[in-house]
Context: one part of a larger RNA
RNA sequence: CUCUAGUUAAGGAACUCGGCAAAAUGACACCGUAACUUUGGGAGAAGGUGUGCCCUCAUUAGGUGAUAAAAUUUACUUUUUGAGCUGAAGGGGGUUGCAGAGAAAUGGCGGUGGCGACUGUUUACUAAAAACACAGGACUCUGCUAAGUCGCAAGACGACGUAUAGGGUCUGACGCCUGCCCGGUGCCGGAAGGUUAAGGGGACUUGUUAUCCUUCGGGAGAAGCUUUGAACCGAAGCCCCGGUAAACGGCGGCCGUAACUAUAACGGUCCUAAGGUAGCGAAAUUCCUUGUCGGGUAAGUUCCGACCUGCACGAAUGGCGUAACGACUACCGCACUGUCUCAACUAGAGGCUCA
Numbered sequence: 001c002u003c004u005a006g007u008u009a010a011g012g013a014a015c016u017c018g019g020c021a022a023a024a025u026g027a028c029a030c031c032g033u034a035a036c037u038u039u040g041g042g043a044g045a046a047g048g049u050g051u052g053c054c055c056u057c058a059u060u061a062g063g064u065g066a067u068a069a070a071a072u073u074u075a076c077u078u079u080u081u082g083a084g085c086u087g088a089a090g091g092g093g094g095u096u097g098c099a100g101a102g103a104a105a106u107g108g109c110g111g112u113g114g115c116g117a118c119u120g121u122u123u124a125c126u127a128a129a130a131a132c133a134c135a136g137g138a139c140u141c142u143g144c145u146a147a148g149u150c151g152c153a154a155g156a157c158g159a160c161g162u163a164u165a166g167g168g169u170c171u172g173a174c175g176c177c178u179g180c181c182c183g184g185u186g187c188c189g190g191a192a193g194g195u196u197a198a199g200g201g202g203a204c205u206u207g208u209u210a211u212c213c214u215u216c217g218g219g220a221g222a223a224g225c226u227u228u229g230a231a232c233c234g235a236a237g238c239c240c241c242g243g244u245a246a247a248c249g250g251c252g253g254c255c256g257u258a259a260c261u262a263u264a265a266c267g268g269u270c271c272u273a274a275g276g277u278a279g280c281g282a283a284a285u286u287c288c289u290u291g292u293c294g295g296g297u298a299a300g301u302u303c304c305g306a307c308c309u310g311c312a313c314g315a316a317u318g319g320c321g322u323a324a325c326g327a328c329u330a331c332c333g334c335a336c337u338g339u340c341u342c343a344a345c346u347a348g349a350g351g352c353u354c355a
Stems, first nucleotide, its partner, number of pairs: 001350008010341002014339001019336001027051005036041001038173001052095006062086003068080004072075001096100001108334007115326002120132002136171007148157003174321004179251003184248002186244005193239003199233002207225002211220003252270005279313001280310001291307005
């Protein structure tokens, strides 16, 4: 010097990102216990008091039940008696130590926010959380050889179930609610019209040549075979017409106006499918920003309460509340302390030096 323990004057979080770590609290009995609340909780809330030993009440209450007696319904009966053993809790008095739950083990507490309702689950080996799940809610598919899933198939699961069932997706207890938009994309329904594949259809057309013509170079050319394949017919889909947002998603701009000023209930205009409703709001969302005001501090970029100018909240990608809960997160207080001012000492282990 390092580590592991222990103690410490005065102060008591001044340490630090942050009370991290340590200290403190602690058992049992009694008293007592707030806001809030889903009336269950909160709650061991908080906050207090007591605790040893001896004598005594006291042969204590209670428990056990030897022995003996009585009764009759004579029984593994009932009633009385109460020896011995055991034995709390309490009243009174006394006594003792620094200290009586004498050691060990054994909750620190309170206040206000955020998030998530809760118990649970998770990154085996850096993340336990506000993430996942959850009960509850909603939409949607599925009529049974179900939908869906695995498999080439046979077959299996679903399910030896049957719409109060099963699958998928979203949301996430509970309370109050969940606004407007179907133009785009998706899904569902519709079938008149447009487009339209294979296929059907076969017009026109190509080659060949029996034959005919010929200026002998060649030309025309039926049937058959062959080559092309027009019109027309032709499903779904798409176009089209409707519906649907707890489907994917979206939810404006400019200008003017009131008898101080300011502001604009009001008006004008452009655009849109419709222009963000309730509620909340510098927020886990606010750039400017340490916004402004208030509170807490002597002093507060954090925190709490407001305001609203929401760069860029907003309603099941749920909105706003919410008792209880949380090894979550932010702020404050009480208690407590070597975290610190500021370090010191003790014990043990290591290191180091010498042998």